[in-house]
Context: one part of a larger RNA
Molecule: large-subunit ribosomal RNA, domain VI
Organism: Zeaxanthinibacter enoshimensis
C1' cells in the first nucleotide's frame, strides 16, 4: 500500500520446490532347464553402503562464567587461608547447549495414462494380418500419490468469531525466550511464575575450611558422599515486570 468498514483466528489448494539411488545374502531350489559342468524366471525375507530429515535417551566431542590438581611470580603484613597474571599459565573431569562418530526415521505400498515390446478380435483383400474402427497388457521416465511452502492465485478464495465506537484490535514501553544480526516470531506483565534472587531436587568436582588424633616431618585420618556448583527440573511474588502513552473510527448518499 492493495485485497473495498475494521479486527482475530482457523483454513483450501492454483502453483511451486523436494524426495526419487542401490549392493550382498538366505529361501523357494541345487528345482525348471541341462549330457555335464553349470544353473534360473517369477515369489517371499535378512543384513547392508551412499544420500538426506529430526534428536541429544545411549556413545563420544565440545564445554574460555562449575569443581579439583599443579609450577613460578606479585599482591592481601607474616603463618594458614585465598586473589592476579603466565595461550583458559599447565592439567585432570564435566552440567545445559550446541554436536557426529551417536540414535531413530526416509526412498515405499498403490493408482492412472503411456514407450520399446507383447496380444484381442478384426476387415479392406470370402485367405492372412496387433490396426484400417474398437479393445488389453506392459518401465527407474510422465501425471498422482509422499514431505515442505503457498490467496500479491491482482482470478488477492472460504470459514467462524469480535466490534458500531475514547469500539473490536494493534503498539509503545517494560520482564524474558528452546526465536534472533536489527527488524521479526514467541512466552509474560500483579487477575502474575517472564527473567533475577532464595529453596528443593537432579547433576559435576570428589572429600572444603577449621579443630582433633597419629606422625620428627613430608603427610595421613576423623568430624563428613564433605565443602563449592554456569546455563537444568519442580516450588516460591523476595526484586523487576509501576504508571501511562500512541494508532485504530473517515465505508454510503
Nucleotide at each position: 500500500c492493495g485485497u473495498u468498514a475494521g479486527a482475530a483466528a482457523u483454513u483450501u489448494g492454483a502453483g511451486u520446490g523436494g524426495c526419487c539411488c542401490u549392493g550382498a545374502c538366505c529361501c523357494u531350489a541345487g528345482u525348471a532347464c541341462g549330457a555335464g559342468a553349470g544353473g534360473a524366471c517369477c515369489g517371499g525375507g535378512u543384513c547392508g553402503g551412499a544420500c538426506u530429515g529430526a534428536c541429544c535417551g545411549c556413545u563420544g566431542g565440545u564445554g574460555u562464567a562449575c569443581c579439583g590438581g599443579u609450577u613460578g611470580u606479585c599482591c592481601c603484613g607474616c603463618c594458614a587461608g585465598g586473589g592476579g597474571c603466565a595461550u583458559u599459565g599447565c592439567c585432570g573431569g564435566g552440567u545445559a547447549g550446541c554436536u557426529a562418530c551417536g540414535u531413530c526415521g526416509g526412498g515405499a505400498u498403490g493408482g492412472g495414462a503411456u514407450a520399446a515390446g507383447c496380444g484381442c478380435u478384426g476387415a479392406a483383400a470370402g485367405c492372412a494380418u496387433a490396426u484400417a474402427a474398437g479393445c488389453g497388457c506392459g518401465a527407474a521416465a510422465c501425471c498422482c500419490g509422499c514431505c515442505a511452502c503457498a490467496a500479491g492465485a491482482u482470478g488477492a478464495g472460504a470459514u467462524u468469531u469480535c466490534u458500531u465506537u475514547a469500539a473490536a484490535g494493534g503498539a509503545u514501553c517494560g520482564u524474558g525466550g528452546g526465536a534472533g544480526a536489527u527488524g521479526a516470531c514467541c512466552a509474560c506483565g500483579u487477575u502474575g511464575a517472564u527473567a533475577g534472587g532464595c529453596c528443593a531436587c537432579a547433576g559435576g568436582u570428589g572429600g572444603a575450611a577449621g579443630u582433633g588424633c597419629u606422625g620428627u616431618a613430608a603427610a595421613g585420618u576423623a568430624c563428613g558422599u564433605a565443602g563449592c556448583c554456569g546455563a537444568g527440573u519442580g516450588g516460591u511474588a523476595c526484586u523487576a515486570a509501576u504508571u501511562a502513552u500512541c494508532c485504530g473510527u473517515c465505508a454510503g448518499g